[in-house]
RNA sequence: CCGUGCUAGACGGGGAGGUAGCGGUGCCCUGUAACCCGCAAUCCGCUAUAGCGGGGUUGAUGCCGUGGUUGAGGCCGCGUUUCGUGGGGCCAGGUCCUGUCAAGUGGUGUUGAGAGUUGGGUCUUGUGCAACGGAAGGUUAUGAACCCCGCCAGGUCCGGGAGGAAGCAACGGUAAAUAACCAUCUCCGUGUGCCGCAAGAGCGCCUGGCUGGAGCCGGCUGUCAGGUUACCGCCCGGGAGGCGCCGGUCAGGGCCCGGCGCACGG
Repeated sequence: CCGUGCUAGACGGGGAGGUAGCGGUGCCCUGUAACCCGCAAUCCGCUAUAGCGGGGUUGAUGCCGUGGUUGAGGCCGCGUUUCGUGGGGCCAGGUCCUGUCAAGUGGUGUUGAGAGUUGGGUCUUGUGCAACGGAAGGUUAUGAACCCCGCCAGGUCCGGGAGGAAGCAACGGUAAAUAACCAUCUCCGUGUGCCGCAAGAGCGCCUGGCUGGAGCCGGCUGUCAGGUUACCGCCCGGGAGGCGCCGGUCAGGGCCCGGCGCACGG
């Protein structure tokens, strides 16, 4: 160095989760030439040599290494950003309200502003007039079975008679009452009046005269002050998603480096 037969080993690994811990089943990543059967999430099997049981293939050029390097992916943290969420109100913000100033703008003013002064009205009381309403009044009509009037047929009563008496109905009239009309006079009242007279109150509003001669108003913008709200911003919490190629941690795979069994025969 070659051949034959064996043995160790290998026939996937990793992350999160779960667990006292380890491995597995389930999820995710990686990856393949990636054996088979049985077990299992309130789970299954184990205990630092940390899946167990059974079977199979391959086999030291095929495995091994707390060796180096690169580093998919997961997890934790930090930062940033978006969304939704709880709270705050002494936060000089926005919003909304009130006041102030009068720079801007607008309006008004020499056809005279603000101010001053003097009248009138508006207001109150009384009263007059008018209007309207009511009462009373007047006119007309109707209007009483009897207990109103006049006249009283018939009938009744008195009388010897002449005659007399009371008196119903009808007729005529009237009282109370009812209805219509009248407006001259009387009284009362009024959510009445471009009404009159007298007195008062008041300085607000409207309006006139006079003095005088340039401001006045504060709608909008703005300034300042006070208040309001929690809708937005702001502040304090906690949550979810994205991003960083930020920090830490575990780490598949790739590349490099290193190591390598026993027996027999040639």